[in-house]
RNA sequence: AACUUAUCAAGAAAGGUGGAGGGACAUGCCCUGUGAAACCUUAGCAACCUUCCUUCAUUGGAAAGGUGCUAAAUCCUGUCCUGCAGAAAUGUGGGAACAGAUAAGUC
Numbered sequence: 001a002a003c004u005u006a007u008c009a010a011g012a013a014a015g016g017u018g019g020a021g022g023g024a025c026a027u028g029c030c031c032u033g034u035g036a037a038a039c040c041u042u043a044g045c046a047a048c049c050u051u052c053c054u055u056c057a058u059u060g061g062a063a064a065g066g067u068g069c070u071a072a073a074u075c076c077u078g079u080c081c082u083g084c085a086g087a088a089a090u091g092u093g094g095g096a097a098c099a100g101a102u103a104a105g106u107c
Base pairs, nucleotide, nucleotide: 002106003105004104005103006102007101008100013042014041015040016039017038021031022030023029025078026077028075043070044069045068048066049065050063051062052061053060074099079096080095081094082093083092084091085090
């Protein structure tokens, strides 16, 4: 890298270095010299793996060792089906995919 499974409307930021980009991709729309990305320090969130207690039971609970995360729903939309409004363009709601992110595992 590829594949499998689960989750994705909740939650959680300060400082230092740095010096112009960033929000995966495309679009829209945002963030950004009142300082982007990246790196470092400290703090925090969550509880996938893990450990411990408990239960008939992955039943319930605790901890925080391994990851992850700390603008906006995965920021909205993207392909298909569908409700409503509309003459239409289109708008708006629902469902399922695709893509992506993270975890655990397989080769």